[in-house]
RNA sequence: CCGUGCUAGACGGGGAGGUAGCGGUGCCCUGUAACCCGCAAUCCGCUACAGCGGGGUUGAAUUCCCUCUCGAGGGCCCUUCGUGUCGAAUGAGCCUCGCGGGACGGCGUUGAAGGUUGGGCCCCACGCGACGAGUCACGCUGAACCCCGCCAGGCCCGGAAGGGUGCAACGGUAAGGCGUUCCGCUCGAGUGCCGUGGGAGUACCUGACUGGAGCCGGCUCCGCCUGGAGAUCGCGGGACGGGCGGUUCGAUUGAGGGUGCACGG
Repeated sequence: CCGUGCUAGACGGGGAGGUAGCGGUGCCCUGUAACCCGCAAUCCGCUACAGCGGGGUUGAAUUCCCUCUCGAGGGCCCUUCGUGUCGAAUGAGCCUCGCGGGACGGCGUUGAAGGUUGGGCCCCACGCGACGAGUCACGCUGAACCCCGCCAGGCCCGGAAGGGUGCAACGGUAAGGCGUUCCGCUCGAGUGCCGUGGGAGUACCUGACUGGAGCCGGCUCCGCCUGGAGAUCGCGGGACGGGCGGUUCGAUUGAGGGUGCACGG
């Protein structure tokens, strides 16, 4: 060095989860040249040589072991963006009371603001007028008797003359009733472009004089401020998703190194 037989090993690995820990079943990733049966999530097996039991294949190397490398994928952290959720507060925004300033508009030298003075509006009293009611006045009416006049008849007195009384009718009248109402008187009030006197007051309207340049307004803008509501922005918590970065595990890829026994030639 070659051949034959055999042995250790290998016949997938990894992440998360779970566990005191390791491995497996289940999930996910990767991957294949990468066996079969049995067991198992309030689970199964084991203990640092950390699945167990049974069977099979391969076998000292492209396949076993170690180191480095590549890096799918997973975990964790930081930061940032988005979505929706919960909370707090009252910063912005919104509504509102007020003040100041700007812009715009209106009035104003045919005279603003301010000042002086008067009138009105307001209150009181009186007067006048109008209205209403009553009264007076006037007209008509108005009493069986208890009103008047005159009193036929009647009645009474008388010898008579005559006298007395007095109902009805007639005439009149009182209270009362009805009406008229120019004037007079009294009273009243949702009475008056009315008059006189007094008062109050400068809020409003207005006249005159003075004065000599301001005065006024709001679905306007800005600032400050009062009060309010609610959750649009902003703030905080946690959830999900995306991006940048860090860290950790790491399938896989590539490179290097390492690992037997017996017999025969």
RNAcentral holds the sequence, with entries from ENA. Bacterial large signal recognition particle RNA from a Candidatus Methylomirabilia bacterium, 265 nucleotides, folded computationally. Its Rfam family is "Bacterial large signal recognition particle RNA". Clan: SRP clan. Its mean pLDDT, the model's own confidence on a scale to 100, is 79. Taxonomically the source falls in Methylomirabilia (SeqCode) (Bacteria, Bacteria candidate phyla, Methylomirabilota (SeqCode)).